[in-house]
A computed fold for a 73-nucleotide RNA from Oribacterium sp., annotated as transfer RNA. The sequence is in RNAcentral, with records from ENA. Its Rfam family is "tRNA". It is annotated as a transfer RNA. NCBI's taxonomy places the organism under Bacteria, Bacillati, Lachnospirales, Lachnospiraceae, Oribacterium.

RNA sequence: GGUCCGUUAGUCUAGUGGAUAGGACACGAGGUUUUCAUCCUCGGGAUAGCGGGUUCAACUCCCCUACGGAUCA
Numbered sequence: 001g002g003u004c005c006g007u008u009a010g011u012c013u014a015g016u017g018g019a020u021a022g023g024a025c026a027c028g029a030g031g032u033u034u035u036c037a038u039c040c041u042c043g044g045g046a047u048a049g050c051g052g053g054u055u056c057a058a059c060u061c062c063c064c065u066a067c068g069g070a071u072c073a
Base pairs, nucleotide, nucleotide: 001072002071003070004069005068006067007066010025011024012023013022018056027043028042029041030040031039049065051063052062053061
């Protein structure tokens, strides 16, 4: 340098054009417990790496760019 893959909350992750963007852990409150832990219930939190395009409509398709990874030279 070429090709390919990935980027969604504090962390991990699902979602292949119309869903209030879902789940787990973590966090907060309450219950249980002598206390802690465990367990149970409830709660808040992501507009999607950046920019642009296509479309009536984009996290989802396309382009550019940044970062990370794989591979070839």